A computed fold for a 348-nucleotide RNA from a Pseudomonadota bacterium, annotated as Bacterial RNase P class A. The sequence is in RNAcentral, with records from ENA. The source organism's lineage runs through Bacteria, Pseudomonadati and Pseudomonadota. The prediction has a mean pLDDT of 76.

RNA sequence: CGAGAAGGCCGGACGGUCGCGAGCCUCAUCGGGGAAACCCGCCAAUGGCCCGAGGAAAGUCCGAGCUCCGCGACGCAGGGUAGCGGGUAACACCCGCCCGCCGUGAGGCGAGGACCAGUGCCACAGAGACGAGCCGGCAGGUCGGCAUGCCGACCAGGCCGGGUGAAACGGGCAAACUCUACCUGGAGCAAGGCCAAAUAGGAGAGCUGUCGGGCCAGUCCCGCAGGAGUGCGUCGCUCCGCUCUCGGGUCGGCCGCUGGAGACGGUGGGCAACCGCCGUCCAAGAUGGAUGACCGUCGCCGCGCCACGUGCGCGGUACAGAACUCGGCUUACAGGCCUUCUCGCUGG
Numbered sequence: 001c002g003a004g005a006a007g008g009c010c011g012g013a014c015g016g017u018c019g020c021g022a023g024c025c026u027c028a029u030c031g032g033g034g035a036a037a038c039c040c041g042c043c044a045a046u047g048g049c050c051c052g053a054g055g056a057a058a059g060u061c062c063g064a065g066c067u068c069c070g071c072g073a074c075g076c077a078g079g080g081u082a083g084c085g086g087g088u089a090a091c092a093c094c095c096g097c098c099c100g101c102c103g104u105g106a107g108g109c110g111a112g113g114a115c116c117a118g119u120g121c122c123a124c125a126g127a128g129a130c131g132a133g134c135c136g137g138c139a140g141g142u143c144g145g146c147a148u149g150c151c152g153a154c155c156a157g158g159c160c161g162g163g164u165g166a167a168a169c170g171g172g173c174a175a176a177c178u179c180u181a182c183c184u185g186g187a188g189c190a191a192g193g194c195c196a197a198a199u200a201g202g203a204g205a206g207c208u209g210u211c212g213g214g215c216c217a218g219u220c221c222c223g224c225a226g227g228a229g230u231g232c233g234u235c236g237c238u239c240c241g242c243u244c245u246c247g248g249g250u251c252g253g254c255c256g257c258u259g260g261a262g263a264c265g266g267u268g269g270g271c272a273a274c275c276g277c278c279g280u281c282c283a284a285g286a287u288g289g290a291u292g293a294c295c296g297u298c299g300c301c302g303c304g305c306c307a308c309g310u311g312c313g314c315g316g317u318a319c320a321g322a323a324c325u326c327g328g329c330u331u332a333c334a335g336g337c338c339u340u341c342u343c344g345c346u347g348g
Stems, first nucleotide, its partner, number of pairs: 001344010012298007020052002023049003030041004054319001058330002061328005066188004078184005083097005098112001099110004113179002118177002120173003130170001134162005140155007192255004202246006209224001211223004215218001226240004262281008299317007
C1' cells in the first nucleotide's frame, strides 16, 4: 500500500419565527366562609419554569414481571429444549471449553442425546438397498451317455473371484415416526379495578279518598284505598299512568401508567458472560393519539468548475417513529469514527 476478519460507537450542531403534548407554580371567573381585610375549594385562560422518541421505538419470534380465570395438587395428552460447564428473574439468549465442517489465515458455521426397543426410509444403477442371493471357477452327491475318465443334466449349498452402487448383510438416516432426560395451565393492559348520567329495561314502595281509627289536634300518625280488562261483590291474573327508592349495565371519567431485573460514574471479583459495593441522577406518558414545520449559518458526502485558495456552484443527508414494562433475537439503515487482528506485495 492492497485485500480481508472481529468488536465497539455516532447517526447531524447552533440560532430565529410559529405551533403541539405532559407536569408544577401563579390563579381571573365561579362556589363556600367572614363585619371587613381576606381565607378555603375547584376547573381553567394568560403568564412563568421545566420535560418531550430509537438504535432499532419495527417484526411480535422467544423469555419474564404484572393482571384476571381455574379451590389446589398430581398425572395423561399436546408443545418445547438437547455436547460439557457457567451467567441470568428467565430464555430457544449470552459467555467459556470440547468435538465436527469451511477458510492459507485472522476467523466463521453447527437442529452436536439415542438407530444393541420397535416401525419406516436409502434416488440412479443393480439379481438384490436389508429375511436378497446374479455371473464365473474349485471341491461334493445323484442320474444319463459311452471311447472308463471325460461330457451333459440336476441337487445341496462350502470356498474363492467378478459386476452395480455413496453404501451389498458390515451398514446409514431421528431437519423420519419414536425412545430418553428436562421444562411447560390458559388468556392478555381492549389484562384488570373504581366512580357513574339521560333514555330504556329489572326489583320494591306509594298514589285520585265524601274511608276507618288515634291523640300530642297537626299540611300529624296508623290501617286500607291508583286506573283498565269486568254489570255488581270478593279473590286471583294480566296490562297501563305518575312519584320515590334500590341494584346492574351503557355514554363518560379516574386508576393501572411509568422509579425500574433503572441510567451514569467510580471501585472490587471473575478468562468472560456477569455480579457485589459506593456516589450522583430522574429522563415522554398521549387516547384520534403530542414530540412538528419553515428560514438562516455551519458540518458531512457526491458531482462539476477553477485565476487552485480548504475557493465557488449544484444535488444529497438514511432506516424509521413510543402506547403496560423489562431481558434477548431477527430484520431495515445515507454517511462516518475508533480499537484489535490476519494474508499478500513493496521499501528501510